[in-house]
């Protein structure tokens, strides 16, 4: 010291979540040792057993034991003393003078210390003990007898008064032969404890705002060791409280641990200091000290023991047990040391402590070897075969012996889990196994807590335009802050001293345990709080001033600023009167609606309420909400000018208090227009809407009240000072100039636009900061739940204001960038539309698909970009499909073995593949073993697969689209994505060129290059072309001019022109040319995109099959047929049709082939076979067309399906399922609805020839080839697809996106809920133990005193009375669990029903507030621009 996560990618803002430390931990897994430490954090639940406070015979009586006896033994139940108030446990209570820190005066103090005195003299008793007596026990009573350092009286002594009188105290002795020790009783002092007071500090909550009645003071009492309302009587009415009382809720406090770089956070084990507690609540006794942890009384619960009548008991002391829990040890051992208690002491007690045991709970140390050790061993494992490598590792040798164990072997062996982001769906870097490597190490993960990280509550040290966030505006209390100059003072502030902030801890140095951990000893430090003294700048305080900051007064001055009253004209609608004579109205189209009982229209007259056009304007005025016809009253404010006057009188402002848009609400008026709700009419799938009509209520307007909220915004709080300009406007001053309005310089107070540095994430904002500073108030801390619930406090109501959590998710958000889209916006282009022409869809027919049916109907191809498509050709093969027959190393490949050449023929049996038999035949190379091909049998490896997966792939292919785009290097830009380049102006088919430019350049694609065609040289001229002569004719001879072929060249380039146009690029016209702006066609498809298509063309990965999913065979089927859909042909005719005659291509093919010529058939076709491996000879006739002629508009001389019979050809085969010919038959259709498809010139249309595949064809298809040969194109609104630039986006899977809300449905929390339920807190009230006080003279008693004596004084006892714990009873309040049922909210792969919002989201969104509707929501008012 950062890191991960919101995005397609980026800045930021924001939570969430790691890396670190730490623990009284726990849990899993694994374990050698030692030192030092540490161990019920949960049930302050319950507690068997044992121990934890005893001790003194040198206080005292006595009794016991034991000894023959004596007695300087030894014990001790009681009396008596001291101690039990310490040690020792826990943390319940408790938010308090309870702990800290610093200070005070009205107190007590045993043991101990110091000092000064004393310590005479009587005296009565009761325990123990005997006897007797009740009781199960416990224990307890009654008579007797006794001692003391027990008890009591007298004397002595001090104190108290102005004086008299009366009254009040002690004491003890013991030991000892003695000295002498020690013990006691009063005074005074210390010392060390203790008890009180007080200043400060000391947790969260206001959804806890008012508490208090001895309360807050005072005078007498009274009581206390002592002040004190501590109690009590009376008199006053105080005193706490926003600087949080009171109430609740939590909690022992501190030094000090912990974690932080420190502020600072969290925390209060163990060690030490205080406090509180000792079963629960109360209470006193004694005592120096207690209202007492192992002490008593009473009342509770609760356990135990009884002989049921009563009686015991308190581990939060050490152990121990049960229980709870995630978890926390031994019923050990000594009093040797260290301290308490008791004694004169020796010693006795002492679970205080010192040791030990159990636990890796923590820290901290040590070991699991050291050294040598190549022929680089075996053995893995590579490997190029040399080797490398494991590797000095092992072995072996030697050394040391910390540390640890003493025979060998085995077995078992988890569970849970944090965040981001991924893996996993049949090829896994994530699962699991193995094998390797990293950190730490007797420990190493997990789990849970606290700090940190986290500038995430920010005093160091953050923030509010648009991420959360500025109150709707103002006035002002308190409070905070405050302008010069001087003066007092010394509080706050600096200085130097002085107390004190326990020890332990941390820190520092030094020392001891071999080191560490630990321990010891000195040392700092301790920011704090008190004290003394001094200082005098700031701040405050006092006192005097000053006048700039504020303010009165003045003299102009602008204004829809407020309020009231009066006028006023336009326009709406009403109503009445004319005139008029059919519609208006209204709309994307229309209806409802009003109208011949006269609308609209139009004129003239009244009525009546609202509102106030021009003027006008980032003009003005107000705090803000707000304000506009005009006049006229009256009334706040503010600007400037001059400088007379007070003299800091100022700023802000929690609480508070006034205002406050529209809607809303109560009374009472108005009511012309407009207008929520409502009812029609339309649209619509629906319409509870949008538009539009009609009708229309509240309301909208006034008067008087409340409401108090709006995107109440400039989404910017006020107030001060400072910080470059430019430029417009309002108001008002100056100075200059002018006859005078302007103009022009400057001031000051406003309102704009722009723009520097600064600031911002950007966007933006900049003298009116969102820049520099300072004061002050309000507000924010992750998104949802939610501005919801509860509560309160306002209000008629409607709601306003305060304002949670549970629960849930990892984002949720801002700005800014690429690209995608828009029912945005502009430019541009294309048979996109139009403008034509010819068609599809209606008919038969042909082919294809879907469906359907089937044994099978094989599969694939489904928008555009499948469907006459894979198929350039299914009768058998093809064939993948079915059915029936059949093989199992196989129809096909390689390798081994046996036998046989191979072929070829014949029979039998079958549908047919096959099965079986028989016959001929014997080849070719050879080193004579045998090979080579080929057959037939065997084993086994494997063949095989048109099976699955195009979402595993290669390759090829559609498509957008022959669309003009797609980038890149270097620069410069912006924090960055990313821009720029490539955007702009012109142009172009084109990111074509051009100009201009922070850009320059450059690559792909375009474009040229390639083919074909249009012209022209030039060459070559055979089977082709010419020409002439000879012939019947074929043919031969010449010949290259031409034609055609075939190579090689020219040519077209805005080169020339005229006009444009920026002088460009280029554009229009022209002019020459065969050919003019790319000359026409073809090829030639960037970077993507559709998990587009194909595993059935190939190739492949995986999975399947393997006597089959594999191979043979026959026959069947891909051809089925209600029906839909697509792509053709053929026609409906006369611009036709039939007959005769007649003329001109072009480009192919062709020897298992084209096939002339004669012959025959009516014809298809048959015979028969010349030519020609083709510029030669065949197919081959070219058709539309020309000439002639018949038909005359009609289901026809038109159409040609359909069906019968009779032929031909091909081929093993022609029924299902070919072609073709003759004759007969002659359907349907008379131009084809919504929709649609193709075309821009040699093109549509229309007419023939030809090929490929093929035995033959279902070809009307599909590939070419020529012949005849048009219409139009105004243009660019619209449809449609495409490019570019720009604006909006909550989309980025990218609009086939996103994404609200009601219904169902399952689960979570949570509010309300008749009530029920547990605690707590307290109020009235009754009862009221035990127990201190106070009364009381009822009983007893009279031992010490007094009194001769009755008796008293005293003592017990009981009884009254205040206080008052539990308990009873009322009524609360606060809080926990539960509750039929309701409400909504959250969550939850694939449910309904709209489709609100995000683009102009299809009605612009939204904010407040009505109303209104299955639900998102709609509509009316008024605001807002996000």
């Nucleotide at each position: 010291a950062g890191a991960g996560u919101u995005c397609g990618a980026u800045c930021c803002u924001g939570g969430c979540u790691c890396a670190g430390g730490a623990u009284g931990a726990a849990c899993g897994c694994u374990a050698g040792u030692g030192g030092c430490a540490u161990g019920c954090u949960u049930a302050a639940c319950a507690c068997a057993u044992g121990c934890a406070a005893g001790u003194c015979a040198a206080a005292u009586g006595g009794a016991a034991a034991g000894u023959g006896g004596u007695g300087u033994u030894u014990c001790c139940a009681g009396u008596g003393g001291c101690g039990a108030a310490c040690a020792g446990g826990u943390g319940a209570g408790u938010a308090a003078c309870a702990c800290g820190u610093a200070a005070g005066a009205a107190c007590c103090u045993g043991c101990c210390c110091u000092u000064g005195g004393g310590a005479g003299g009587g005296g009565a008793a009761c325990a123990a003990c005997a006897a007797c007596u009740g009781g199960a026990a416990a224990c307890a009573g009654u008579u007797g007898c006794u001692a003391a350092u027990a008890c009591c009286c007298c004397a002595u002594a001090g104190g108290u008064u102005g004086a008299g009188g009366a009254g009040c105290a002690a004491a003890a002795g013991g030991a000892c032969a003695a000295a002498u020790c020690u013990a006691c009783c009063c005074a005074a002092g210390g010392a060390g404890g203790g008890g009180c007071u007080c200043a400060c500090g000391u947790c969260u909550g206001a959804u806890u705002a008012g508490c208090u009645a001895g309360u807050u003071g005072g005078u007498g009492a009274g009581g206390c060791a002592a002040u004190a309302g501590c109690u009590u009587a009376c008199c006053a009415a105080g005193g706490c409280g926003a600087u949080g009382a009171u109430c609740a809720g939590u909690a022992g406090c501190u030094g000090g641990u912990u974690c932080g770089a420190g502020a600072g956070g969290a925390u209060g084990a163990u060690c030490a200091a205080c406090c509180a507690c000792a079963c629960u609540g109360g209470g006193a006794c004694u005592g120096a000290g207690a209202c007492a942890c192992g002490g008593c009384c009473c009342a509770g619960a609760c356990u135990c023991c009884u002989a049921u009548g009563g009686g015991a008991g308190g581990u939060a002391g050490c152990a121990a047990u049960g229980g709870g829990g995630a978890a926390u040890u031994u019923u050990c051992c000594a009093c040797a040391a260290u301290g308490g208690g008791c004694a004169a002491a020796a010693g006795c007690c002492u679970g205080a402590c010192g040791g030990a045991g159990c636990a890796a709970u923590g820290c901290c140390g040590c070991g699991u070897g050291g050294a040598g050790g190549u022929g680089g061993a075996a053995g893995g494992c590579c490997c190029a075969c040399g080797g490398g490598u494991u590797g000095u590792c092992a072995a072996c040798u030697u050394c040391u012996u910390u540390u640890c164990u003493c025979g060998g072997a085995g077995a078992a062996g988890a569970a849970a889990c944090a965040a981001u982001g991924a893996c996993g769906g049949u090829a896994a870097g994530a699962c699991a196994g193995a094998g390797g490597a990293u950190g730490c190490a007797a420990g190493c993960a997990u789990u849970a807590u606290c700090c940190a990280g986290a500038a995430u509550g920010a005093u160091u040290g953050g923030g509010c335009g648009u991420a959360a966030a500025g109150c709707a505006u103002c006035u002002g209390u308190a409070g905070g802050u405050g302008g010069c100059u001087u003066u007092u003072c010394a509080a706050g502030u600096c200085c130097a001293c002085c107390g004190u902030c326990a020890a332990a801890u941390c820190c520092u140095a030094g020392g001891g345990c071999u080191c560490a951990a630990c321990c010891c000893u000195a040392g700092a430090c301790a920011g704090g709080c008190g004290g003394u003294g001094g200082a005098a700048a700031c701040u405050a305080c006092c006192a005097a001033g000053c006048u700039g900051g504020a303010g009165c007064a003045u003299g102009g001055u602008a204004g829809g600023g407020g309020c009231a009253g009066a006028g006023g004209g336009a326009a709406u609608u009403u109503c009445u009167g004319g005139u008029g004579g059919a519609a208006u109205g209204g709309u994307g189209a229309a209806a409802u609606g009003c109208a011949u009982u006269g609308a609209g229209a139009u004129c003239g007259g009244a009525a009546a309420g609202a509102a106030c056009a021009c003027c006008a304007a980032u003009a003005g005025c107000g705090a803000a909400a707000g304000c506009a016809c005009u006049c006229u009253g009256u009334u706040g404010g503010g600007c400037c000018g001059a400088c007379a006057c007070u003299g800091a009188c100022a700023c802000u402002g929690a609480g508070a208090g006034a205002u406050g848009a529209a809607a809303g609400c109560u009374a009472a008026g108005g009511c012309a227009g407009c207008a929520a709700a409502u009812g029609g009419g339309a649209u619509u799938a629906a319409a509870g809407a949008c538009c539009c009509c009609c009708a229309g209520u509240a309301g909208u307007c006034c008067u008087a009240g409340c409401c108090g909220u709006a995107a109440a915004c400039g989404a910017u709080g006020g107030a001060u000072a400072c910080u470059a300009g430019a430029u417009g406007u309002u108001g008002u001053g100056c100075g200059a100039c002018u006859c005078g309005a302007c103009c022009c310089g400057u001031g000051c107070a406003g309102u704009g636009c722009u723009g520097u540095a600064g600031c911002u994430a950007a966007c933006g904002c900049a003298u009116g900061a969102a820049g520099u500073a300072u004061c002050c108030c309000g507000c924010c801390u992750a998104g949802g739940g939610a501005g919801u619930a509860c509560g309160u406090u306002c209000g008629c109501a409607a709601g306003a204001a305060u304002g949670a959590a549970a629960c849930u998710c990892a984002a949720a958000g801002g700005a800014a960038u690429u690209g995608a889209c828009a029912g945005g916006g502009g430019c541009c282009c294309g048979c996109a539309c139009a403008a034509g022409c010819g068609g599809u869809g209606g008919a038969g027919c042909a082919u294809g698909u879907g469906g359907u049916u089937u044994a099978a109907u094989u599969u694939g191809a489904u928008g555009c970009a499948a469907a006459g498509c894979a198929a350039a050709g299914a009768a058998c093969c093809u064939u993948a499909c079915c059915a029936a027959g059949g093989c199992u190393u196989g129809a096909c490949a390689u390798g081994c073995c046996a036998c046989g050449a191979a072929u070829c023929c014949u029979c039998u049996u079958g549908a047919a593949u096959g099965a079986g038999a028989g016959g001929g035949g014997u080849g070719c190379c050879c080193u004579c073993g045998g090979g080579a091909a080929c057959g037939u049998g065997g084993a086994c490896a494997c063949a095989g697969g048109u099976g699955a997966u195009g979402c595993a792939u290669g390759g090829c292919u559609g498509u957008c689209g022959u669309c003009a785009g797609c980038u890149c290097g270097u620069g410069c830009u912006a924090u960055a994505a990313g821009g720029u380049g490539u955007u702009g102006g012109g142009u172009u088919a084109a990111g074509u060129c051009u100009c201009g430019u922070a850009a320059u350049g450059a690559g792909u694609g375009g474009a040229a290059c390639c083919c074909u065609u249009g012209u022209g040289u030039u060459u070559a001229g055979u089977u082709g072309c010419c020409a002439c002569u000879a012939u019947g004719a074929g043919u031969a001879u010449g010949g290259a001019a031409c034609c055609c072929u075939g190579a090689a060249c020219a040519g077209a380039c805005c080169a020339c022109u005229a006009g444009u146009g920026u002088u460009a690029a280029g554009c229009u016209g022209g002019a020459g040319g065969a050919a003019g702006g790319a000359g026409a066609g073809g090829a030639u498809g960037a970077g993507g995109c559709c998990a587009a298509g194909u595993c059935a063309u190939c190739a492949u990965g995986c999975c399947c099959c393997u006597u089959a999913u594999g191979c043979c065979u026959u026959g069947g089927g891909c051809g089925a047929c209600a029906c839909a859909c697509g792509u053709g042909c053929u026609a409906c005719a006369a611009u036709g049709g039939g007959c005769g005659g007649g003329a001109c291509a072009a480009a192919g093919g062709g020897u298992c082939a084209c096939g002339a010529u004669c012959u025959u058939g009516c014809g298809a076709g048959g015979g028969u076979g010349a030519g020609c491996u083709a510029a030669c000879u065949c197919c081959a006739a070219a058709a539309a067309c020309c000439c002639g002629u018949c038909c005359u508009c009609a289901g026809u001389u038109c159409g040609g399906a359909u069906u019968g019979c009779a032929g031909g050809c091909u081929g093993c085969a022609a029924c299902u399922c070919g072609c073709u010919u003759g004759c007969a038959u002659g359907a349907a259709a008379c131009a084809g609805g919504a929709a649609u498809c193709g075309c821009u010139a040699g093109u549509a249309a229309u007419c023939g020839c030809c090929g490929a595949u093929c035995a033959g064809c279902c070809a009307u298809a599909c590939g070419g080839c020529g012949g005849u040969g048009a219409a139009u194109c105004c243009g660019u609104u619209c449809c449609u697809g495409a490019g570019c630039c720009u604006u909006g986006u909550a989309g980025a899977c990218a609009c086939c996106g996103c994404c609200u809300g009601u219904c169902a449905c399952a689960c979570u929390a949570u509010a309300g809920g008749a009530g029920c339920u547990g605690g707590c807190c307290a109020u009235g009230u009754u009862u009221g133990a035990a127990g201190u006080c106070a009364u009381u003279a009822c009983c007893c008693u009279u031992a010490a005193c007094c009194g001769u004596a009755a008796g008293g004084a005293g003592g017990g006892g009981g009884a009254u009375g205040c206080c008052u714990a539990a308990g009873g009873c009322u009524a609360g309040g606060c809080u926990u669990g539960u509750g039929a049922c309701u409400g909504g909210a959250g969550u939850g792969a694939a449910g309904u029903c709209a489709u609100a919002a995000c683009a102009a989201g299809g009605u612009a969104g939204u904010c407040g507030u009505a109303u209104u509707g299955g639900a998102a929501g709609g509509u009316g008012c008024g605001g807002c621009u996000g």